RNA sequence: UGCAAAGGUUUCUAGGGUUCCGCAUGUAAUGGUCUGGUCCAAGAGAAACCGCACAUUUGACUGUGUACACGGAGGGACAAAAGCCCGGGAGGA
Numbered sequence: 001u002g003c004a005a006a007g008g009u010u011u012c013u014a015g016g017g018u019u020c021c022g023c024a025u026g027u028a029a030u031g032g033u034c035u036g037g038u039c040c041a042a043g044a045g046a047a048a049c050c051g052c053a054c055a056u057u058u059g060a061c062u063g064u065g066u067a068c069a070c071g072g073a074g075g076g077a078c079a080a081a082a083g084c085c086c087g088g089g090a091g092g093a
Stems, first nucleotide, its partner, number of pairs: 007050006015040002020037002022034001023031003051066005068088001070091001074086003
C1' cells in the first nucleotide's frame, strides 16, 4: 500500500426511548424523573435457516469450516432514543 462471503434473512436478547395501550395525577391535559405491553435494536450479543469454501464421486435434505474484532466526537431517521444508520468509518494497536 492492497485484498476479503469480514455475505444475507428471520426470531430473540443486552440496550433504547415515548407515537399507541396501560399506569399515575386529574377531567383539560400532563408525566418515561412510570414497573410494563406494542415499538426500535446490536459489525465487535445469541439461535436457526440460507449462502459461500472444501471434501477420492461431491449429486444430495451428507460431513467439516465460516476465524478475529480496541474505538471517539459529530451528524441522521421514525413519536423518540439507542449498542440503530453514517460505521469493521476517523483514530488506535
Predicted 3D model of a 93-nucleotide RNA (Guanidine-I riboswitch aptamer) from Rossellomorea aquimaris. Of the family's consensus pairs, 100% are formed in the model. The coordinates come from a structure-prediction model, not an experiment, and the mean pLDDT is 82. It was read from a public genome assembly, where an Rfam model found it.